[in-house]
RNA sequence: AGUGGCGUAGUUUAGCCUGGUUUAGAGCACCGGUCUCAUAAGCCGGAAAUCGUAGGUUCAAAUCUUACCGCCGCUA
Numbered sequence: 001a002g003u004g005g006c007g008u009a010g011u012u013u014a015g016c017c018u019g020g021u022u023u024a025g026a027g028c029a030c031c032g033g034u035c036u037c038a039u040a041a042g043c044c045g046g047a048a049a050u051c052g053u054a055g056g057u058u059c060a061a062a063u064c065u066u067a068c069c070g071c072c073g074c075u076a
Stems, first nucleotide, its partner, number of pairs: 001075007010028004020059001030046005052068005
C1' cells in the first nucleotide's frame, strides 16, 4: 500500500442477510429485597447500551449505504 472480518450495558453476546414502530433481548457481574444466627446458593425486583464516530437514503435505520476511527487476520 492492497484486501477480508469485527466494533451493541462493566463483561460475553443475540438481533443485521430479509429496515417496522411496543421497553434494543439474554448470561455473568453490580445494587436492593426475601431467606439464614451469618454467608453462599435459590427466589423476586432494579439500574446500566441514543448499537465505534459523522453523513446519505427512507415515512421509518443497530439493520441498507459512504467516509473516517479502532482492533484482528491475509497479501505485497

Record summary:
The prediction has a mean pLDDT of 83. The RNA shown here (transfer RNA) has 76 nucleotides and comes from a marine sediment metagenome. It matches the Rfam family "tRNA". By type it is a transfer RNA. Rfam links the family to the GO term triplet codon-amino acid adaptor activity. RNAcentral holds the sequence, with entries from MGnify.